[in-house]
RNA sequence: GAAGAGGACCGGGCGGUCGCCGGUUGGGCUCGCGAGGGUCCAGCGGGAGGAAAGUCCGGGCGCCGUAGGACAGGGCGGUGGGUAACGCCCACCGGUCGCAAGACUAGGGAAAGUGCCACAGAAAACAAACCGCCGCGCGGCAACGUCUCGUGCGAAGUCGCGCGGUAAGGGUGAAACGGUGCGGUAAGAGCGCACCAGCAGGCGAGGCGACUCGCCUGGCUCGGUAAACCCCGCCCGGCGCAAGGCCAAACAGGGAGCAUGAACUGGUCCGGUUCGUUAUGACUUCCGGGUAGGCUGCUGGAGGCGGCAGGCAACUGCCGUCCUAGAGGAAUGAUCGCCCCGCGGCCGCUUCGGUCGCGGACAGAACCCGGCUUACAGGUCCUCUUCGCCG
Numbered sequence: 001g002a003a004g005a006g007g008a009c010c011g012g013g014c015g016g017u018c019g020c021c022g023g024u025u026g027g028g029c030u031c032g033c034g035a036g037g038g039u040c041c042a043g044c045g046g047g048a049g050g051a052a053a054g055u056c057c058g059g060g061c062g063c064c065g066u067a068g069g070a071c072a073g074g075g076c077g078g079u080g081g082g083u084a085a086c087g088c089c090c091a092c093c094g095g096u097c098g099c100a101a102g103a104c105u106a107g108g109g110a111a112a113g114u115g116c117c118a119c120a121g122a123a124a125a126c127a128a129a130c131c132g133c134c135g136c137g138c139g140g141c142a143a144c145g146u147c148u149c150g151u152g153c154g155a156a157g158u159c160g161c162g163c164g165g166u167a168a169g170g171g172u173g174a175a176a177c178g179g180u181g182c183g184g185u186a187a188g189a190g191c192g193c194a195c196c197a198g199c200a201g202g203c204g205a206g207g208c209g210a211c212u213c214g215c216c217u218g219g220c221u222c223g224g225u226a227a228a229c230c231c232c233g234c235c236c237g238g239c240g241c242a243a244g245g246c247c248a249a250a251c252a253g254g255g256a257g258c259a260u261g262a263a264c265u266g267g268u269c270c271g272g273u274u275c276g277u278u279a280u281g282a283c284u285u286c287c288g289g290g291u292a293g294g295c296u297g298c299u300g301g302a303g304g305c306g307g308c309a310g311g312c313a314a315c316u317g318c319c320g321u322c323c324u325a326g327a328g329g330a331a332u333g334a335u336c337g338c339c340c341c342g343c344g345g346c347c348g349c350u351u352c353g354g355u356c357g358c359g360g361a362c363a364g365a366a367c368c369c370g371g372c373u374u375a376c377a378g379g380u381c382c383u384c385u386u387c388g389c390c391g
Stems, first nucleotide, its partner, number of pairs: 001387010012339007020047002023044009049362001053373002056371005061240004073236005078092005093107001094105004108231002113229002115225003130170002132166010144154003147150001178196006197221002199218008244296004254287003258281001261275005303322008340360009
């Protein structure tokens, strides 16, 4: 320098003007029986993200269930760890890919059972026989041999048919019942043997473990598929902030008070007026549940940052420090100037500078948190690999 691998981070800055949404302080107006609400003005202070997104997974929180067990259903699946928990993360093991840095991995069981394996092919799984190879039988032809020379007899071979053997060879396929060689055989075959590969069993060494390495025995050679049914192990109660909690009219039910009664008038008593006379109870008082309505839940938390300690790491502990939206159909915006970044044009002698134009993404909190996935203009930094060149 070229090509790559892994990771961390930013994702416009400053100022002016006009606006928007909460909070708080002060003041005004107004609605409501009330609880409380609405609106305006002024001051002060605050106001989106790395994904706020998809709502896929896991928790917190809340209510229901006398709160346990089982079935069904769903999820997960190498090992060890992290965590509140996870289907997430870290480390490691095995497999596949890459020269490498590294990447990917839904990775329990197919020697429990069932199913499926397109096309091609004989056969796709208690094997099978299309071509080929081999044996036997029958028939045709027949080199050649032979004699008593005929339509004689014998006959290697060859062709056809039938029966049987064979899995070595051919051919098909993603996949064909281990591979190579020697022996063996009519031809063949783990049929026998040697080596290699795999499997099963046993033993030894290392590792917490997945697993790795080595030795011995057995011809044991058994296809694939479980994001097919299924089997094994582990996990999961349901519903979601429109959860839920508190306050609470009118009206209609319910319960109670009540005769020395209740309501109205009234500052109070007397008085007056009306109603009632032991109730199927008018009017009225009190209580309780629910509705309208209002408030709350509501943002300080498994929190951010820094340091130290433990750990390979994920992560954890301790100390210090900071406070950072909380609306209720949804605010965080618009515009101007200067600067920044990228692209293009022009000018100056090139590095570089000046000037003009265009562009600066994806996307918007709605109870909170941990993850995953997806989207994203442009830019910054760190570590590592391979190759080339120079010293």
This is a predicted structure of a 391-nucleotide RNA (Bacterial RNase P class A) from Lacipirellula sp.
The prediction has a mean pLDDT of 75.
Its Rfam family is "Bacterial RNase P class A". The family's RNA type in Rfam is ribozyme.
The RNAcentral record of the sequence draws on ENA.
The model forms 94% of the base pairs in the Rfam consensus.
The organism belongs to Lacipirellula, within Bacteria.
A source record names the gene rnpB.